[in-house]
RNA sequence: GGAGCAUAGCGUAGUUUGGUAGCGUGCCAUCUUGGGGUGAUGGAGGUCGUGGGUUCAAAUCCCGCUGCUCCG
Numbered sequence: 001g002g003a004g005c006a007u008a009g010c011g012u013a014g015u016u017u018g019g020u021a022g023c024g025u026g027c028c029a030u031c032u033u034g035g036g037g038u039g040a041u042g043g044a045g046g047u048c049g050u051g052g053g054u055u056c057a058a059a060u061c062c063c064g065c066u067g068c069u070c071c072g
Stems, first nucleotide, its partner, number of pairs: 001071006009025004019056001027043005049065005
């Protein structure tokens, strides 16, 4: 100097085509059990790394910055 990545405690989808942010696991409650585990049902948990811009509307498009990885 160039490229990629950043989303819930953890692992990740969603970006193509802008339109109320999902899944798995974990956590909490209840049921199930003599108790635990397993299983079932329900629930909580996200200012989508950060600061701006575009737009009626941004996780998504554009720019800067930060961190990590890769190439030279």
This is a predicted structure of a 72-nucleotide RNA (transfer RNA) from Polytrichum commune. The coordinates come from a structure-prediction model, not an experiment, and the mean pLDDT is 82. The sequence is in RNAcentral, with records from ENA. It matches the Rfam family "tRNA". Its family is annotated with triplet codon-amino acid adaptor activity in the Gene Ontology. It is annotated as a transfer RNA. The gene name in the source record is trnP-GGG.